[in-house]
RNA sequence: GUCUUAUCAAGAGUGAACGAGAGAUUGGGCUCGAUGACUUUACGACAACCUUCGCUUCGCGUAAGGUGCUCCUACCCGCAAAGCAAUUCGCUUUAGAUGAUAAGAA
Numbered sequence: 001g002u003c004u005u006a007u008c009a010a011g012a013g014u015g016a017a018c019g020a021g022a023g024a025u026u027g028g029g030c031u032c033g034a035u036g037a038c039u040u041u042a043c044g045a046c047a048a049c050c051u052u053c054g055c056u057u058c059g060c061g062u063a064a065g066g067u068g069c070u071c072c073u074a075c076c077c078g079c080a081a082a083g084c085a086a087u088u089c090g091c092u093u094u095a096g097a098u099g100a101u102a103a104g105a106a
Stems, first nucleotide, its partner, number of pairs: 002105007013043005021032003027077003044070001046068001049066002053061003074098001080094005
């Protein structure tokens, strides 16, 4: 890197280093950012996918281990379908694509 399955409107920040863009991608909007964002790192927190342990084997609890995560719904929209509204802008729902994470497979 590929494939399968599941989840993605909840939750949880401080210090240090760096120094300019960042929020995955194209366009639009919005937001974060020299009062230092993004990234890296230490510690903590959150969560409960795998695992441990207990109850009990449906499941619930625990949080020691492997991950993950810690601005804004995966920040929102774009394409498709349905509905509403209106004749200008639009609104709601669903689905899909892409992406992220976990577990597994070749």